The prediction has a mean pLDDT of 84. A computed fold for a 102-nucleotide RNA from Paenibacillus sp. Leaf72, annotated as Guanidine-I riboswitch aptamer. Its Rfam family is "Guanidine-I riboswitch aptamer". Its family is annotated with regulation of gene expression in the Gene Ontology. RNAcentral records the identical sequence in 2 taxa.
C1' cells in the first nucleotide's frame, strides 16, 4: 500500500439519560389541581463494529442428487482515543473497524 461474508434483520444487555407517565420536595389551591425543583436502583424512551441470543446467510469439507438443489459437520475475527454531533438530555449512539496502536 491493498483485499476481506469484517454480511443482514430482529429481540435483549451493559451502560444513557429526563421529553412523556410514576415518585419525592416546595409553594399556591377547595382539591384528588396547577407551577417550580429533583433523576429518584420505576414504566415508556435512546442504546453497542470491537456485548449477548436467534434466524436467515457466507467459506470449507462430507454425503444424497441425472441435474437444479438437499442434507451434516466445522469455521465466521476485532486493542482504541481526545474533539465534535443529534435529539427533551445523556451514552460503548454518530463522527468511528476513524486518527492512532499492533
Nucleotide at each position: 500500500a491493498u483485499a476481506a461474508a469484517a454480511g443482514u434483520u430482529u429481540u435483549c444487555u451493559a451502560g444513557g439519560g429526563u421529553u412523556c407517565c410514576g415518585c419525592g420536595a416546595u409553594a399556591u389551591u377547595u382539591a384528588u389541581a396547577u407551577a417550580u425543583c429533583g433523576g429518584c436502583a420505576g414504566g415508556u424512551c435512546c442504546g453497542a463494529g470491537a456485548g449477548a441470543a436467534a434466524a436467515c446467510g457466507c467459506a470449507c469439507a462430507g454425503c444424497c442428487u441425472a441435474a437444479a438443489g438437499g442434507u451434516u459437520g466445522u469455521g465466521u475475527c476485532a486493542c482504541g482515543g481526545a474533539g465534535g454531533g443529534a435529539u427533551a438530555a445523556a451514552a460503548g449512539c454518530c463522527u468511528g473497524g476513524g486518527a492512532g496502536a499492533u